[in-house]
RNA sequence: CGAGUCAGCUGGGUGGUCGCAACGUCGUUCGCUUUGGCGUCGGCGUUGAGGAAGGUCGGGGCUCCACAGGGCAGGGUGCUGGCUAACGGCCAGUCGAGGUGACUCGCAGGAAAGUGCAACAGAAAGUAGACCGCCGAUCUCGGUCGGUAAGGGUGAAACGGUGCGGUAAGAGCGCACCAGCGUGUUGGGUGACCAAUGCGGCUCGGUAAACCCCACCCGGAGCAAGGUCAAGUUGAGAUAUAGAGCGGCCCGUUCGUGUCGUUCGCGACACUAUCUCAGGUGGACUGCGUAGAUGGAUGGCCACCCAGGUCAAUGACUGGACAGAACCCCGCCUAUAGGCUGACUCGGGUC
Numbered sequence: 001c002g003a004g005u006c007a008g009c010u011g012g013g014u015g016g017u018c019g020c021a022a023c024g025u026c027g028u029u030c031g032c033u034u035u036g037g038c039g040u041c042g043g044c045g046u047u048g049a050g051g052a053a054g055g056u057c058g059g060g061g062c063u064c065c066a067c068a069g070g071g072c073a074g075g076g077u078g079c080u081g082g083c084u085a086a087c088g089g090c091c092a093g094u095c096g097a098g099g100u101g102a103c104u105c106g107c108a109g110g111a112a113a114g115u116g117c118a119a120c121a122g123a124a125a126g127u128a129g130a131c132c133g134c135c136g137a138u139c140u141c142g143g144u145c146g147g148u149a150a151g152g153g154u155g156a157a158a159c160g161g162u163g164c165g166g167u168a169a170g171a172g173c174g175c176a177c178c179a180g181c182g183u184g185u186u187g188g189g190u191g192a193c194c195a196a197u198g199c200g201g202c203u204c205g206g207u208a209a210a211c212c213c214c215a216c217c218c219g220g221a222g223c224a225a226g227g228u229c230a231a232g233u234u235g236a237g238a239u240a241u242a243g244a245g246c247g248g249c250c251c252g253u254u255c256g257u258g259u260c261g262u263u264c265g266c267g268a269c270a271c272u273a274u275c276u277c278a279g280g281u282g283g284a285c286u287g288c289g290u291a292g293a294u295g296g297a298u299g300g301c302c303a304c305c306c307a308g309g310u311c312a313a314u315g316a317c318u319g320g321a322c323a324g325a326a327c328c329c330c331g332c333c334u335a336u337a338g339g340c341u342g343a344c345u346c347g348g349g350u351c
Stems, first nucleotide, its partner, number of pairs: 001347010012305007020048008030039003050322001054333002057331005062222004069251004074218005079093005094108001095106004109213002114211002116207002131152002133148006160178006179203002181200008226286004234278007243255003256271006306320001308318004
């Protein structure tokens, strides 16, 4: 000097003018009102969107329903340790993959419990299998029978690799070394795991963000949750030891009263409780907060300055991204013009 990786900050400023919302205050224009006051009109003052306010993917606060509780179904997570109110989040690490590297990503428990899937080609796709070949016997010399899976072919993948021995020819059939798998010991580490070393001929693959198994976790619904006031009105039916009552199911659990009549089985009526169907009413306040709206407020214009860019360069022209709260908080994901800072990696050059 160039190219990268990771992390962070900022994302226009000042003045004037017109306008908007909430609150406060002053006036009095108008209306209403039982003096209190309310609304409207006008003046003044104060305050007034974000790093993501977006997505609605997670976790909570809060509210209501059920509940003594238990189970099934269903859903979520999935290496280790820690942080946290909690999480599928964050931090650190281990293992694996990618990259020269700084670093990045992870769909990271189990395939020896079971089921499924892998086109075509190929003899055969999981303890499968003999097309060519090799060996032996036989022979009418076309062939037939037996052995073999080392060589060749097909395929993404063919039941470890190299070498030696052995054999009729071969084969982990045996041996040496290596790889994988299983397992013992020692050392390091909280742990996942790492390193060293010994034994075993065991080498029967892949896939679980396929079904599944295992471990751990999870009541349901949600601010259009709820609460208060106002308004509006009617009916019809079912049940009350059978059904109903949280969300799908099950167990458990809770659940009437009075009067009359009676052939003593029960029946009728009224009230109460739960549910179903039809009709009617549906406005305000609150929940709701230092912005607090509820067809939902912060915008327009002018001037100057400034980041950046271009040019014929003491000037002129241009010029600032993504994008707007709606009960609140903690995360994740996505979008972002321009400018600035720090650390680290690689390459080139100079001293």
About this RNA
This is a predicted structure of a 351-nucleotide RNA (Bacterial RNase P class A) from an Actinomycetes bacterium. Rfam family: Bacterial RNase P class A. It is annotated as a ribozyme. Its mean pLDDT, the model's own confidence on a scale to 100, is 76.